Background:
Predicted 3D model of a 105-nucleotide RNA (SAM riboswitch aptamer (S box leader)) from a soil metagenome. RNAcentral holds the sequence, with entries from MGnify.

[in-house]
RNA sequence: CUUAUUCAGAAAGACGGAGGGAUUAGACCCUACGAAGUCUUGGCAACCUGUGCUUACAAGGUGCUACAUUCUACUCGAGAGAAUUAAUUAAUCGAGAAAGAUAAG
Numbered sequence: 001c002u003u004a005u006u007c008a009g010a011a012a013g014a015c016g017g018a019g020g021g022a023u024u025a026g027a028c029c030c031u032a033c034g035a036a037g038u039c040u041u042g043g044c045a046a047c048c049u050g051u052g053c054u055u056a057c058a059a060g061g062u063g064c065u066a067c068a069u070u071c072u073a074c075u076c077g078a079g080a081g082a083a084u085u086a087a088u089u090a091a092u093c094g095a096g097a098a099a100g101a102u103a104a105g
Base pairs, nucleotide, nucleotide: 001105002104003103004102005101006100011041012040013039014038015037019030020029021028024073025072026071027070042065043064044063046062047061048060049058050057051056069099074096075095076094077093078092082089083088
């Protein structure tokens, strides 16, 4: 860079000692009843792989193991209410994009 997926699944212990949920801002959430990180042991099964041949199994490679790609941000559509003569603004809802993550090449 291209392609596919992004709905599911799966934690205990030790060290550590204040942050973490990708990044920026805001919101929300987790966290001294111990964050990140490291190690050990387990676990999951997304892609590759192997067996089966369709559903499933294994767990070798990568990966993952709070909740959720957490929400908003950009575009399009709908649009309560309020203000306005009107254009317009706009909570919220839906779709998409972008970005991110993982795998394969």